[in-house]
Context: one part of a larger RNA
Molecule: large-subunit ribosomal RNA, half B
Organism: archaeon
C1' cells in the first nucleotide's frame, strides 16, 4: 500500500450524479395504530411497554408440557451470543403473483385475467407437407384461429377524401379459348366480335391503416374576445389531461419546500409537437423500477486516527506469461508541424532494493466512430425481376333429360299498299293453264299479320266451285312453277348462354345414405401476390450527407503578350428557331443630333443638313460587318447527289459520334458577266450498339429447283440513352460484418486569425463650464493564440472523449495583500492608472454539468496555459453500442446536437523519470573522529480583527483616518503526547448459547456480546513559527549641463515594495579544482614457483642434478581499525542506523514502584420460601482497595550476549 474486518471525541449527509457503502431497526407477548380504500386491505402501519434467574402457588393436559399469579434477587445491558424489518410522506410508470437479453440491460419491456374487432357451420377456418397425409381435435360458435388493448372505476368524440377490407355493378377496360374477317390455298400472323377474375365505377366500414386548419375584425379604461367576416379541407382535436418518461424557447410564470432549489410538489397553460383500446383520465394494493422530502442512524464527509487477519516486504522451496531492432538524462530549438537518439546548452562515477505511475505518442486488440470498395449481410417497401399461394376464364376427366334464349345451316310459313288499276303489284325468269269430293264458294268461332283497306292460317259447318290467260291501268300484270331480296314466325340438326332436374363417372360414408357432372385434380389464360427468392440502390464534392451540377456543349475573364492551362473561380448562354430569317441579283443606309412642316405634344409621318456605326445582326458573349454581313425588292431551292483532303473534337500519345473549311464530278438557281451558292456574319443548337421501323438498287445470300412472295446482308434515314463514348433497378441498419484509408471527418496538436480577448492612434461628443478625473462614436494600426472558425500537415496494424476527485507546475493582461500617481481626492469610501506573481484566492443550494445563477461569509472569493494539465491515478453522473418508452418524422424497416430509464472502466512496470533506502569504485598509504560550504531546496510564513493612537487629524455638520505600539483569531508549516480525546483483537471484569468438567478452570460463537482501559501511535490536544540589512521597480527627490533659463539625468548622488539577495532551517567533499583539521596505524617479518648469477658433482659434449644468492608472481605473519556471528532497540521492508557483548544492566526472568480492572477461589454467616428437620435455594455480607494483569520506571547477573570467523595500509 491492497483486500477483508473492528472502533472512533464533537458535528451528523456538510460527502456524492445519487445516503453508494456502512450504521440504525430486528424475535416473542401486551397496548395501540392515520390518510386512503376495490372494505379484502393499508398493518409488523406509526408509536409505546414487557422479556433474566430463584422460591412458592394456580389453571389446562393421561402425560410430555403449556399458560399464568405472588414474592425474592443480580447486572450497564435478560430474543444479553447466534438468529432477527430502519421507518414515514409526495409524485411518475406498470394494476397485481409471474417472464426476459445463459455471459455488462430485470425494467416503465413481455405475459396476465378482463375488453373489442375479424375469420370459421366442420370435407370449416388457421396451420405443417410436393403429395399422401397430419395438428388444432377424437374439439363444433359458451368452440377454434388471428389482431389490438391490458385488473378495476369514469369514459372512448369527429372524419370513409386516401390506403385496406366488405358489398354491389348499368357502363368502361379486360387474356386465352370460341366465332367472324383479312392473310393468293394453307400456315405464321393481323384485325374485329364475345368475355371471367381484376381494375375503373357505386356504396359500406375507424376498438381497420390512418387523419383531426389558417387569416382578419369586434364589448363605453385597458386587457380579453361571447360574436362576426373570409379562405380552405374528408373532417378540422370533443371529454379528460397538460412545461408532462411528451414543452424547442426553458432554469416558462406563480405558490410551497430550502439561508440559498436548472430538483421535487401544487397551480396556471400561449400543448415547438397530449388526447381517447398504437386507448384517455383516475386508482386501493403490489414493485431488488424511476424521482423528491422528512425522522432515525451513522467515518459518506469536516479529517482523519488506531487496531486485527490475509497478502505485500525478508528467508527457504517450486516457478509462469505478456513483451522485447539496438539503445535508454533535462531544457531550449529543429524536424512529417508534441524528440532518450538531430543541433545547442546544462546535467551526468558503477550498480542494487522498496515504492510512485509523468514519458517511452507504454503493452494489448490490422479503430467498433468517419470515409472508401462498381466488398458483404440482416431488415423494409407503392425499387427492379421472378416464384409459391390465392382468385379467375377455357379444355380434359365429363354423362342424361328439360325449359328459356342466341348463333350457323337447313326446312317451312307469313308480310311486301305512292298514284293509276276491281285490288295490299317485293325482284327476275319460265309460263297457258292451275287448285278443288283427299271437299270449292259461302258462313261461324278462334289465332295471326296489318298501311285499318284488308291478307293469311286452324277447326267446324257447307256441298261444287274458285283463279288465271284476255281486257284495262301501270315503269312493271297477276293462276301456277323456279331462284332470290327485305322484314317477321315456326320446325329440325349442330352449337353458345342461363336455369331446372336426373344418376352412372367422381367425391364423402362401415353401411344406409349424402354430394354430383359441380367439386377435386391435370393443362392452359389473365389478375393478385415482400408470403418467399435473387438483385440493384451513380459520379463530382475543401470529409460525407443536404444543396448544387462545375457530368454534353458555346462565349468572355481568370490565362502570367506563341499554343495549352485548374478550382463547388467570376460573368453569361445552348438542347431551339426560320420555306425564309436560305440562295442569288439589284438597290439602299443605320442610331442619334440640329433646323423646318396642319391637327401632332419629348416620341407618329414628311423635308433638309450632320452623322466610322455611337444602329442592326432570330437568340449569350466576343470577334466581324457600311455602294455590307445591316435594310428592301425581283427571281428562286445549293437547306441537292456522289467522292475526297484538312482542321477541330482530343495542343504537343491513341480514340467515336459530331462540327467546320476547302476541292473534284454531277445536276440546278441567280446574274449580262466575272462569278456566287454543299443552309442561316462566325464561334453552341448534339447521340453508339441492340431492337423496332421507313427508303433505295434488274446489288448479294437463304427459302430443294422456276416464278412470285418472305427473311437476311449491303447503302441512306427515323424512334433513345441530358449520369449526354449511351447498364435495368429503391430505402434502412444503434443487430451489424470484412477489406482498406490518416488518400478523408469527429478529440488533441500544428499553421492562419475573419471571429474572439487585450492594447494603441485620432478625438466627434458628455462630463453645468472643460475632449482627455471619468466615459468615448466613426475610421485606422497592432498584440495574444484562452473562443468560434479555416486548412487537412501528424496519428484510423488504435494519441481513451465532458465534468468531478487527487496532485499540481507555469504565465500576468493583478481579485486580495505590498509600494506609488492622478482625481470631478476635505475625511471615510471610491474611480482611473503605474510597479509588483511572495503568499492567498474558501464554504454551501439546485444542475452530469464546465459555465451561469443564488445564499451566508470573506482581505479577496482573479483570468489563463499546461494533449480544453492529470485514465498502465480514481469516479463514470453526461455523451456515444446492444433493452425499453414518449413527442416528432417516415407507407415501412427505421431515424432525431429532442426527451426519458437501464447498461463490463482489464495490464504483475523492462527503460526513463521521480520519492526514499543501500553497496562498490575513485578522491595518490590506511583508519577513526571533527569541520568547511561551492551548489541545491524551503513560504516557513500568510492574512485578518480588536485595543491604544482618537472621537484626534479632516469636516459646517453628519461622519471620520494614519504612523507607531499591544493583544488575539484563522490558514499554512514543523515538532510533541504532560493534559483532553480516539484507538488500544496486551489486560481486567460482567454475561448469553453450547461443549469438557463434581467444583474450580477453560474452548468456540466478529475480540461471542457488553462495560472499562496502561504503554505506544495519534488529533479533536499541546508547543513553536521575530524582524533587520543590502541592491532595486514604479515613483519621490538633490545637484546639474547639453539648451546663460528650466530640467530627478546626460556625468554624479539620496531615497523607495508582501517582490530580489542575505541573516534562519534542511541536504550537501562524487565540489574530478574530489577540500580542511586532529588522532592513531603503517613505511616490517617469514616462505617463495619460474627466471638470472656463482660454486660444486655427473657427462666427451649436448645437457642433467645439488647448494648458495638475486629478484618476481604468489602465500603466510604482524597490524590502526572495520565487519560478521551473538543479545537488542531511541532504528528498521531487505540493507542501513544506534546500543550492548561478563571490565556487562543490552534483552529476558524475578522483585519493587507505578498503573489497569474492581473485590478472586475457598471458608463462615445471612437469604424469599419450601421441607420427609435432613436438606434445596437466585443471591447477599465478611475474609478482600481482593484476585488477576502490564508494552512503563527502578533494582537484581538467575538466563542469554559462547567459542570464534573475515577484511584491512605496509614506500
Nucleotide at each position: 500500500c491492497u483486500g477483508c474486518g473492528c472502533u472512533a471525541a464533537g458535528g451528523g449527509a456538510a460527502c456524492u450524479c445519487g445516503g453508494c457503502a456502512a450504521a440504525u431497526u430486528a424475535g416473542c407477548c401486551c397496548c395501540g395504530u392515520a390518510c386512503c380504500u376495490u372494505c379484502g386491505g393499508u398493518a409488523u402501519a406509526a408509536g409505546g411497554g414487557g422479556u433474566g434467574c430463584c422460591u412458592g402457588c394456580u389453571u389446562c393436559g393421561c402425560g410430555a408440557g403449556a399458560a399464568g399469579c405472588a414474592g425474592g434477587u443480580c447486572g450497564c445491558a435478560g430474543u444479553g451470543a447466534c438468529u432477527a424489518g430502519g421507518g414515514g410522506g409526495g409524485c411518475c410508470c406498470g394494476a397485481c403473483u409471474g417472464u426476459u437479453u445463459a455471459u455488462u440491460a430485470a425494467a416503465a419491456a413481455c405475459a396476465c385475467a378482463g375488453g373489442u374487432c375479424c375469420c370459421u357451420g366442420c370435407a370449416a377456418g388457421c396451420u405443417c407437407g410436393a403429395a399422401a397425409g397430419g395438428g388444432u381435435g377424437a374439439g363444433u360458435a359458451c368452440a377454434g384461429g388471428g389482431a389490438c388493448u391490458g385488473a378495476c372505476c369514469c369514459c372512448u368524440g369527429c372524419u370513409c377524401a386516401c390506403u385496406g377490407c366488405c358489398c354491389g355493378u348499368a357502363g368502361g377496360u379486360g387474356a386465352a379459348a370460341g366465332c367472324c374477317c383479312c392473310g393468293u390455298c394453307c400456315a405464321a400472323g393481323g384485325g374485329g366480335c364475345c368475355u371471367a377474375a381484376g381494375c375503373c365505377c357505386g356504396g359500406g366500414u375507424g376498438a381497420a391503416g390512418a387523419g383531426c386548419g389558417g387569416g382578419c375584425c369586434u364589448a363605453a379604461c385597458u386587457c380579453u374576445g361571447a360574436g362576426g367576416c373570409u379562405c380552405u379541407c374528408a373532417u378540422g382535436g370533443u371529454a379528460g389531461c397538460g412545461u408532462a418518461a411528451u414543452a424547442c424557447c426553458u432554469u416558462g410564470c406563480c405558490g410551497g419546500u430550502u439561508u440559498a432549489a436548472u430538483g421535487c410538489c401544487g397551480g396556471c397553460u400561449u400543448g415547438c409537437a397530449c388526447c381517447a383500446a398504437g386507448g384517455g383520465g383516475g386508482u386501493a394494493a403490489c414493485g431488488a423500477g424511476g424521482u423528491c422530502c422528512c425522522c432515525a442512524c451513522u467515518g459518506u464527509c469536516c479529517c482523519u486516527a488506531g487496531c486485527g487477519c490475509a497478502g505485500g516486504c525478508c528467508c527457504g522451496g517450486c516457478g509462469a506469461a505478456c513483451u522485447c531492432g539496438c539503445u535508454g538524462c533535462g531544457c531550449g530549438g529543429u524536424g512529417a508541424a508534441c524528440a532518450u537518439g538531430c543541433c545547442g546548452c546544462g546535467g551526468a562515477c558503477u550498480g542494487c532494493c522498496a515504492g510512485c505511475g509523468g514519458g517511452a505518442c507504454g503493452a494489448g486488440a490490422a479503430g467498433a466512430c468517419c470515409c472508401c470498395a462498381c466488398g458483404g449481410a440482416g431488415g423494409u417497401u407503392u425499387a427492379c425481376c421472378g416464384c409459391a399461394g390465392c382468385c379467375u376464364g377455357g379444355c380434359g376427366c365429363u354423362g342424361u333429360g328439360g325449359u328459356a334464349u342466341g348463333g350457323u345451316u337447313u326446312c317451312u310459313g307469313g308480310a311486301g299498299u305512292g298514284a293509276a288499276g276491281a285490288g295490299u303489284a317485293g325482284g327476275u325468269g319460265g309460263g297457258a293453264g292451275c287448285c278443288u269430293u283427299a271437299g270449292a264458294a259461302g258462313u261461324g268461332u278462334c289465332c295471326u299479320c296489318g298501311c285499318c283497306a284488308g291478307g293469311g292460317g286452324a277447326c267446324a259447318u257447307g256441298g261444287a266451285g274458285g283463279c288465271g290467260c284476255c281486257a284495262a291501268u301501270g315503269g312493271g300484270a297477276c293462276a301456277c312453277c323456279a331462284c332470290c331480296c327485305u322484314c317477321u314466325g315456326g320446325g329440325a340438326a349442330c352449337u353458345g348462354u342461363a336455369c331446372c332436374a336426373c344418376u352412372a363417372a367422381c367425391c364423402c360414408g362401415a353401411a344406409a345414405g349424402g354430394g354430383g357432372a359441380c367439386a377435386a385434380c391435370g393443362c392452359u389464360u389473365g389478375g393478385u401476390g415482400g408470403g418467399c427468392g435473387g438483385u440493384u440502390c451513380g459520379g463530382c464534392u475543401g470529409g460525407g450527407g443536404c444543396g448544387g451540377u462545375a457530368c454534353a456543349c458555346c462565349c468572355c475573364u481568370g490565362a502570367a503578350a506563341a499554343g495549352a492551362u485548374a478550382u463547388c473561380a467570376g460573368g453569361g448562354g445552348u438542347a431551339u428557331c426560320c420555306a425564309a430569317a436560305g440562295g442569288u441579283c439589284u438597290g439602299c443606309u443605320c442610331a442619334g443630333g440640329c433646323g423646318g412642316g396642319a391637327c401632332a405634344g419629348a416620341a407618329a409621318u414628311c423635308c433638309g443638313c450632320c452623322g466610322u456605326g455611337g444602329a442592326a445582326u432570330a437568340c449569350a458573349a466576343g470577334g466581324g460587318u457600311a455602294a455590307a454581313a445591316g435594310c428592301a425588292g425581283g427571281c428562286u431551292u445549293u437547306a441537292c447527289c456522289g467522292g475526297g483532303u484538312u482542321u477541330c473534337g482530343c495542343a504537343c500519345a491513341g480514340c467515336g459520334a459530331g462540327a467546320a473549311a476547302c476541292c473534284c464530278g454531277g445536276u440546278u438557281g441567280c446574274g449580262a458577266a466575272a462569278g456566287c451558292a454543299c443552309g442561316g456574319c462566325c464561334u453552341a443548337g448534339c447521340g453508339a450498339a441492340c431492337a423496332c421501323u421507313g427508303g433505295u438498287g434488274u446489288g448479294c445470300c437463304c427459302u430443294u429447283u422456276a416464278a412470285a412472295g418472305g427473311g437476311g446482308c449491303c447503302c441512306c434515314g427515323g424512334u433513345c440513352u441530358g449520369a449526354u463514348a449511351g447498364u435495368g433497378a429503391a430505402c434502412u441498419u444503434a443487430c451489424c460484418c470484412u477489406g482498406g484509408g490518416g488518400g478523408u471527418a469527429a478529440c488533441a496538436g500544428a499553421u492562419c486569425c475573419g471571429u474572439c480577448g487585450c492594447g494603441g492612434g485620432u478625438g466627434a461628443g458628455a462630463g453645468u463650464u472643460c475632449a482627455c478625473a471619468u466615459c468615448g462614436a466613426c475610421c485606422c494600426c497592432g498584440c495574444g493564440g484562452u473562443u468560434u472558425g479555416a486548412u487537412a500537415c501528424u496519428u484510423c496494424g488504435c494519441c481513451g472523449u465532458c465534468g468531478g476527485c487527487u496532485c499540481a507546475g507555469g504565465g500576468c493582461a493583478u481579485c486580495c495583500u505590498g509600494g506609488c500617481u492622478g482625481u470631478g481626492c476635505a475625511u471615510c469610501a471610491g474611480c482611473a492608472g503605474c510597479c509588483a506573481a511572495g503568499g492567498g484566492u474558501g464554504g454551501a443550494g439546485g444542475u452530469g454539468u464546465u459555465a451561469a445563477c443564488u445564499c451566508a461569509u470573506u482581505a479577496a472569493a482573479g483570468c489563463c496555459c499546461u494533449a480544453c494539465g492529470u485514465u498502465a491515478g480514481u469516479u463514470g453522473g453526461g455523451u456515444u453500442g446492444a433493452g425499453a418508452a414518449c413527442g416528432g418524422u417516415g407507407c415501412g424497416a427505421g431515424c432525431c446536437a429532442g426527451u426519458u430509464u437501464g447498461g463490463a472502466u482489464a495490464c504483475u512496470a523492462u527503460c526513463u523519470g521521480c520519492u526514499g533506502g543501500c553497496a562498490g569504485u575513485g578522491u595518490u598509504g590506511g583508519u577513526c573522529g571533527g569541520c568547511u560550504g561551492a551548489g541545491g531546496g524551503g513560504a516557513a510564513g500568510g492574512u485578518c480583527c480588536a485595543g491604544u493612537u482618537a472621537g484626534u487629524a479632516c469636516g459646517a455638520g453628519a461622519g471620520g483616518a494614519a504612523c507607531a505600539c499591544u493583544g488575539g483569531g484563522c490558514c499554512g508549516c514543523g515538532g510533541c503526547c504532560u493534559c483532553u480525546g480516539g484507538u488500544g483483537u496486551a489486560c481486567c471484569g460482567g454475561u448469553u448459547g453450547u461443549c469438557c468438567g463434581g467444583c474450580a478452570g477453560g474452548g468456540c460463537a466478529a475480540c461471542g456480546c457488553c462495560g472499562g482501559g496502561u504503554a505506544g501511535c495519534u488529533a479533536c490536544g499541546c508547543c513553536g513559527u521575530a524582524g533587520c540589512c543590502g541592491a532595486u521597480a514604479a515613483g519621490a527627490g538633490c545637484u546639474g549641463a547639453a539648451g546663460g533659463c528650466a530640467u530627478c539625468u546626460a556625468a554624479g548622488c539620496u531615497c523607495g515594495a508582501a517582490g530580489c539577495g542575505g541573516c534562519c532551517c534542511c541536504c550537501g567533499a562524487a565540489a574530478a579544482g574530489a577540500g580542511c583539521c586532529g588522532a592513531c596505524c603503517a613505511u616490517c617479518c617469514c616462505c617463495g614457483a619460474a627466471c638470472g648469477c656463482u660454486u660444486c658433482c655427473c657427462g666427451c659434449a649436448a645437457g642433467g642434478g645439488a647448494a648458495g644468492u638475486g629478484c618476481u608472481a604468489g602465500g603466510g605473519g604482524c597490524g590502526a581499525g572495520a565487519g560478521c556471528u551473538c543479545c537488542g532497540c531511541u532504528a528498521a521492508a531487505a540493507c542501513a542506523g544506534c546500543g550492548g557483548u561478563u571490565u556487562g544492566a543490552u534483552a529476558g526472568g524475578u522483585c519493587a514502584g507505578g498503573g489497569g480492572u474492581g473485590u478472586a477461589a475457598g471458608g463462615c454467616g445471612c437469604g424469599a420460601g419450601c421441607u420427609u428437620u435432613u436438606g434445596c435455594g437466585a443471591g447477599c455480607g465478611c475474609u478482600u482497595c481482593a484476585g488477576c494483569c502490564c508494552a512503563c520506571u527502578g533494582a537484581u547477573a538467575c538466563u542469554a550476549a559462547a567459542c570464534g570467523c573475515u577484511c584491512g595500509a605496509g614506500g